Overview:
Predicted 3D model of a 458-nucleotide part of an RNA (small-subunit ribosomal RNA, 3' major domain) from an uncultured bacterium. The full RNA is in RNAcentral, with records from ENA and SILVA.

[in-house]
Context: one part of a larger RNA
RNA sequence: UGACGGGGACCCGCACAAGCGGUGGAGCGUGUUGUUUAAUUCGAUGGUAAGCGAAGAACCUUACCAGGGUUUGACAUCUCUGGAAUCUCCCUGAAAGGGGAGGGUGCCUUCGGGAACCAGAUGACAGGUGUUGCAUGGCCGUCGUCAGCUCGUGUCGUGAGAUGUUUGGUUAAGUCCAUCAACGAGCGCAACCCUUAUAGUUAGUUGAAUUUCUCUAGCUAGACUGCCCCGGCAACGGGGAGGAAGGAGGGGAUGAUGUCAGGUCAGUAUUACCCUUACACCCUGGGCUACAAACACGCUGCAAUGGCCGGUACAAAGGGCGGCGAACCCGCGAGGGGGAGCAAAUCCCAUCAAAGCCGGUCUCAGUUCGGAUUGCAGGCUGAAACUCGCCUGCAUGAAGCUGGAAUCGCUAGUAACGGUAGGUCAGCACACUACCGUAAAUACGUUUCCGGGUCUCA
Numbered sequence: 001u002g003a004c005g006g007g008g009a010c011c012c013g014c015a016c017a018a019g020c021g022g023u024g025g026a027g028c029g030u031g032u033u034g035u036u037u038a039a040u041u042c043g044a045u046g047g048u049a050a051g052c053g054a055a056g057a058a059c060c061u062u063a064c065c066a067g068g069g070u071u072u073g074a075c076a077u078c079u080c081u082g083g084a085a086u087c088u089c090c091c092u093g094a095a096a097g098g099g100g101a102g103g104g105u106g107c108c109u110u111c112g113g114g115a116a117c118c119a120g121a122u123g124a125c126a127g128g129u130g131u132u133g134c135a136u137g138g139c140c141g142u143c144g145u146c147a148g149c150u151c152g153u154g155u156c157g158u159g160a161g162a163u164g165u166u167u168g169g170u171u172a173a174g175u176c177c178a179u180c181a182a183c184g185a186g187c188g189c190a191a192c193c194c195u196u197a198u199a200g201u202u203a204g205u206u207g208a209a210u211u212u213c214u215c216u217a218g219c220u221a222g223a224c225u226g227c228c229c230c231g232g233c234a235a236c237g238g239g240g241a242g243g244a245a246g247g248a249g250g251g252g253a254u255g256a257u258g259u260c261a262g263g264u265c266a267g268u269a270u271u272a273c274c275c276u277u278a279c280a281c282c283c284u285g286g287g288c289u290a291c292a293a294a295c296a297c298g299c300u301g302c303a304a305u306g307g308c309c310g311g312u313a314c315a316a317a318g319g320g321c322g323g324c325g326a327a328c329c330c331g332c333g334a335g336g337g338g339g340a341g342c343a344a345a346u347c348c349c350a351u352c353a354a355a356g357c358c359g360g361u362c363u364c365a366g367u368u369c370g371g372a373u374u375g376c377a378g379g380c381u382g383a384a385a386c387u388c389g390c391c392u393g394c395a396u397g398a399a400g401c402u403g404g405a406a407u408c409g410c411u412a413g414u415a416a417c418g419g420u421a422g423g424u425c426a427g428c429a430c431a432c433u434a435c436c437g438u439a440a441a442u443a444c445g446u447u448u449c450c451g452g453g454u455c456u457c458a
Base pairs, nucleotide, nucleotide: 005457007456008455009454010453011452012451013450015446016445019410020409021408022407023406026300027299028298029297030296031295032294033293034291035290042053043052064286065285066284067283068282069281070280073125077124078123079121080120081119082118083117086103087102088101089100090099091098092097107114108113127275128274130273131272136269138264139263140262141260143258148187149186150185151184152183153182154163155162156161167178168177169176193252194251195250196249198221199220200219201218202217203216204215224246227240228239229238230237231236302403306362307361308360309359310358311357312356318349319348320347323342324341328337329336330335369400374395375394376393377392378391379390380389416438417437418436419435420434421433422432
């Protein structure tokens, strides 16, 4: 000087409290540990690993295992030789590969040859998801969107250093004000950026309509404690008016100096080391999907604020050409036939929705709750659904009657509940990322728990 203290003072945060809904009990899904295995590839491990890398493991992916093969190699450059390239066929094989036969002669040319491309040989080399994230770059997580971290000159101190940055107020804020041996400055804060709420205006296709309005896309205005009252030296605070919006209006992007030798050599790059007929490369099949048990995160429920049946209403945001696929017909259905229209404010996914509302039924039961599991019959994608996909119909109908200790999220269009879309993707979503609909309760307060900031103490 810091760090720490079950020292002190002050302050803040869904930190506690006040509330609402969960997790922990059940079934299932996913991930992890462990165990098993020929292999169950690797990494991530308190917070800051565990629906994480993986925005999607049947083959591929794939890095793992077994077996079958290749050795200048699947890929790059150079040297030499031959041949254009390329195409067809036969044998063998699970394929990769191995063996053989035939067709074919292009482009440029100074006729020496050359440019692509293919095959063979030689060695330089290729190759490695092999090791080291404690050799690294880059990127990321975290403290933390916390209010801090520093510098120049001056002054003080023998010096390390201090001062400034402390103190009194104030703020979300080292935000600002006052004071002060300090005076200034930089990185952070704030603002500038995007979006949303209001109005005006311009343009309107494919939207809305006949005129406004709605809608779409630009531009502009508007909010600044500007006005009034009170307190205060000031900064600022409390209340009010007007206003669509009020004191940072809501949300996003934005992450200082640094910390954790945090994470990543398997995204890529890269030092050093290691392998080089193998730790490289190709193929077939298997595995990553195993299952005594434990943990994490979810989904569905245990029902009457409900289940089922019938009728009926209202979205936003997206995606679409190897695509979205309408009408119509067939099928109980998944789906099939069909092919209009649409590179899309036009057409389609998609009547664009469900919860909602209206009516009926069930009457508290392991049930008309709940849907696991299993059997049979089908559909779709794809060479191919046995290991190992998704969906439909019929049948089956398990656990479960609100969950111990403990623990999590959330302060408003939020929690909770309801559906919709997208990326990945041939197919596969209870995950993720967005979107809209319905729509609460509570906050006395800061004693305490946790985390953080400032000053101070031997």